[in-house]
This is a predicted structure of a 75-nucleotide RNA (Glycine riboswitch aptamer) from a mouse gut metagenome. The sequence is in RNAcentral, with records from MGnify.
RNA sequence: AUAUCGGGAGAGACCGCUUUCGCGGCGCCGAAGGGGAAAACCGCAGUGAAAACUCUCAGGCAAAAGGACCGGUAU
Numbered sequence: 001a002u003a004u005c006g007g008g009a010g011a012g013a014c015c016g017c018u019u020u021c022g023c024g025g026c027g028c029c030g031a032a033g034g035g036g037a038a039a040a041c042c043g044c045a046g047u048g049a050a051a052a053c054u055c056u057c058a059g060g061c062a063a064a065a066g067g068a069c070c071g072g073u074a075u
Base pairs, nucleotide, nucleotide: 001075002074003073004072005071006070007069012026014025015024016023017022027061028060029059033057034055035054036053041048
C1' cells in the first nucleotide's frame, strides 16, 4: 500500500408533485471526494507547505447504501 472483517458520528421519516423509490422547494450536517490558506523550513526570493481547521461544489439529513478514523487478519 491492497484486500477482507468489525466498530463508526452529525443534520427534517419537512412541504408540494408524482406516471413512484423519483423530482422540485426551503431548512440543516461534515467524517467519501474536492477547494482554500499558516507556521516551521529556505532566505534574494517563492505560483513552496497540512489538517479532524475552513468552504459546502459534490455528498448526506427514517431504513438501506456510503462513511474520515480505529482495531484484527492476509498478501